[in-house]
Formats: sequence, C1' cells, structure tokens
RNA sequence: AUCUCAUCCAGAGAGGUGGAGGGAGAAGGCCCGAUGAAGCCCGGCAACCAUUGGAGAAAAGCUCCAAACGGUGCCAAUUCCCCAGAAGAUAAUUCUGGAAGAUGAGAG
Repeated sequence: AUCUCAUCCAGAGAGGUGGAGGGAGAAGGCCCGAUGAAGCCCGGCAACCAUUGGAGAAAAGCUCCAAACGGUGCCAAUUCCCCAGAAGAUAAUUCUGGAAGAUGAGAG
C1' cells in the first nucleotide's frame, strides 16, 4: 500500500507569534481571511485506545457509569457542497441507502 470494525448534524480561546492564504485532493460551486489565513506555541474539546475507580454478573468474558495524568484525534459552515431512491407541489424540506474521505482500534 491493502483489509476489517466503529464513529462522523454535539463540543472546543475576542491568547502569543506569524504574515497570505485557507476550507483533504483534480475541476467547479459556495464560503472563511489585513476586524488579520496557513504554520508554530500556549489554551481548550472529546472520550476511540490505554489506565484508574465504581456498579451489574458465580467466573472468564462482557456491559454501564465516572475520572482525564498517558497514546492519538479534533477546535467556521453536517465530512461546507457528492450519487440514487422515497415522501412532498416537478418547491422548500425531510427520510433511507450508497460512493469517496477523515479519525480511531485491529489485521497484515
């Protein structure tokens, strides 16, 4: 590289630095940005893994709750925006499924 499983409409600074870009990626749309982008530092959110404590259970395993010192992740807009089907007035909008992607855990 690849494969499997889970999750993806919640949450997160009016700080420092930095200077023009950014929203994964090709194109496009639509947005954010000098009332300062990316990056870096600090801060924070969450609770996937690990850990600790508690509850259930005869045990193992497992389930639930809490904590948040560790390993990741994340901190505009649903994963900003896709495709198909259904409902609806060929609308707005809603629902279902799917693709691609992201993150975690595992396999290899």
SAM riboswitch aptamer (S box leader) from Firmicutes bacterium UBA3943, 108 nucleotides, folded computationally. The sequence was found by an Rfam model in a public genome assembly. The prediction has a mean pLDDT of 80.